[in-house]
Context: one part of a larger RNA
RNA sequence: GGAUGAACGCUGGCGGCGUGCCUAACACAUGCAAGUCGAGCGACGUAUUUAAGGCAGCAAUACUUUUUAUACGGAGCGGCGGAUGGGUGAGGAACGCGUGGGGAACCUGCCUUUCACUGGGGGAUAACAGCUGGAAACGGCUGUUAAUACCGCAUAUGCACACACUGCCGCAUGGCAGAGGGUGGAAAGAUUUAUCGGUGGAAGAUGGACCCGCGUCGGAUUAGCCAGUUGGCGGGGUAACGGCCCACCAAAGCGAUGAUCCGUAGCCGGCCUGAGAGGGCGACCGGCCACAUUGGGACUGAGACACGGCCCAAACUCCUACGGGAGGCAGCAGUGGGGGAUAUUGCACAAUGGGGGAAACCCUGAUGCAGCGACGCCGCGUGAAGGAAGAAGUGCUUCGGCAUGUAAACUUCUAUCAGCAGGGAAGAAGAUGACGGUACCUGACCAAGAAGCCCCGGCUAACUACGUGCCAGCAGCCCGCGGUAAUACGUAGGGGGCAAGCGUUAUCC
Numbered sequence: 001g002g003a004u005g006a007a008c009g010c011u012g013g014c015g016g017c018g019u020g021c022c023u024a025a026c027a028c029a030u031g032c033a034a035g036u037c038g039a040g041c042g043a044c045g046u047a048u049u050u051a052a053g054g055c056a057g058c059a060a061u062a063c064u065u066u067u068u069a070u071a072c073g074g075a076g077c078g079g080c081g082g083a084u085g086g087g088u089g090a091g092g093a094a095c096g097c098g099u100g101g102g103g104a105a106c107c108u109g110c111c112u113u114u115c116a117c118u119g120g121g122g123g124a125u126a127a128c129a130g131c132u133g134g135a136a137a138c139g140g141c142u143g144u145u146a147a148u149a150c151c152g153c154a155u156a157u158g159c160a161c162a163c164a165c166u167g168c169c170g171c172a173u174g175g176c177a178g179a180g181g182g183u184g185g186a187a188a189g190a191u192u193u194a195u196c197g198g199u200g201g202a203a204g205a206u207g208g209a210c211c212c213g214c215g216u217c218g219g220a221u222u223a224g225c226c227a228g229u230u231g232g233c234g235g236g237g238u239a240a241c242g243g244c245c246c247a248c249c250a251a252a253g254c255g256a257u258g259a260u261c262c263g264u265a266g267c268c269g270g271c272c273u274g275a276g277a278g279g280g281c282g283a284c285c286g287g288c289c290a291c292a293u294u295g296g297g298a299c300u301g302a303g304a305c306a307c308g309g310c311c312c313a314a315a316c317u318c319c320u321a322c323g324g325g326a327g328g329c330a331g332c333a334g335u336g337g338g339g340g341a342u343a344u345u346g347c348a349c350a351a352u353g354g355g356g357g358a359a360a361c362c363c364u365g366a367u368g369c370a371g372c373g374a375c376g377c378c379g380c381g382u383g384a385a386g387g388a389a390g391a392a393g394u395g396c397u398u399c400g401g402c403a404u405g406u407a408a409a410c411u412u413c414u415a416u417c418a419g420c421a422g423g424g425a426a427g428a429a430g431a432u433g434a435c436g437g438u439a440c441c442u443g444a445c446c447a448a449g450a451a452g453c454c455c456c457g458g459c460u461a462a463c464u465a466c467g468u469g470c471c472a473g474c475a476g477c478c479c480g481c482g483g484u485a486a487u488a489c490g491u492a493g494g495g496g497g498c499a500a501g502c503g504u505u506a507u508c509c
Base pairs, nucleotide, nucleotide: 001509002508003507004506006505007504008503009502010501013380014379015378016377017376018375019373020372021338026336027335028334030333031332032331035080036079037078040077041076044073045072046071047070048069051066052065053064054063056061087291088290089289096216097215098214099213100212101211102210106208107207111204112203113202114201115200116199117198118197119153121151122150128143129142130141131140132139133138159184160183161182163180165178166177167176168175169174189196190195217263218262219261224254225253229251230250231249232248234246235245236244266288267287268286269285270281271280272279273278293314294313295312296311297310316327317326318325319324344370346369347368348367352366353364354363355362356361383413384412385411386410393404394403395402396401417449420443421442422441423440427435452498453497454496455495456494457479458478459476463493464492465491466490467489473481474480
């Protein structure tokens, strides 16, 4: 000098764009953050409605039973989605990440292309009703009912499994293609008749799992480490290879090219600095990983060992009728606490994107916006021109004057920003705008409403007076200053620097 997710002191006019718990992965009141589909299904309730019947009434009409249709509602069965999005950085020195490869060892819902099919049956169960246990959470028994829920049967081009054959190929286990008989195994309907679905296979796309080379902090005041340990055979398990797991066998394997141990740390694209080499960092944004009170476990599923799912254990908090239950903000706001320190319990789904749905649409604290903070960067303003051999005040003075100083006053002018009034968007494809009467434009008005901070001994740009008297104090360092003339302390005048900021502190280069 540059830089910062900064903080502190003094000061503070406006706008745009960014950015804002670095500490306690501390504990959390309250609200919201993941639903949706009636075009899968049965039932119920409410309102309106069609038709028929009954009863009262002269009639209009009211009530009631059955029925037609529509809308709405809250549960239930079922489907898809709750594995994405969003948060955090605790752990982890590891194929975790980065980079380059591998598969003759793999999976992939929704989507695209393509081939084939969608026949015929069955038994249940929630809801509901009755009884019943419990303070509650939540159940139990009996009876009834539906499906795109569940289970057989048929069919099988292809598919899976074992067997046996041919051709081609390879890098060992083997791979690809073709043909054979055997065994096994599918499906679901809805509807407004337009479609939307269902099943089996092939290919793609997308997403993911696995393996390997190289790279990836400090310590030797850590030198030896290791028993599923290293390898084999056989098996289990997995989507798949593998001590991943198991039985048996062998006794290996790693290490001064730093094993093991200890400490520290999420990694990267990047960011800061530097001429570069390098050094430091990993906040925001993007990719990957890990975690979801702590530890463990599996279930469901195409996908999880699952933040707002389940089970167990533990700590903590809450309810309780003491028998037993409920909870998990490292989602968005917000609270307490910690801290030098970090924001609103806001608006909207209008846009972009996501989930569900045929759609209308619903949901979306993702997101888009608004609010707060000079936290940062950028831009603008706080007026412009004229105006005296120079007012007043103030400071100094050799008492002559000098400085403040064209500065002010005064004259002329302008109107950015703010304020007032009128108009008023784009963002939206036909409709739909939270932002927002915002941005922007126009008009009138008034110099009005808008300047501070640090420094002035040398380094280093800027000097005098008074006060004080090794006192009070200053100080970045070095040199140092102050003990009666202090340009170094304090105040004033003057000056220098930067400017809505200026200084200080901390950290990095």
Overview:
A computed fold for a 509-nucleotide part of an RNA from an uncultured bacterium, annotated as small-subunit ribosomal RNA, 5' domain. The RNAcentral record of the full RNA draws on ENA, Greengenes and SILVA. Its mean pLDDT, the model's own confidence on a scale to 100, is 84.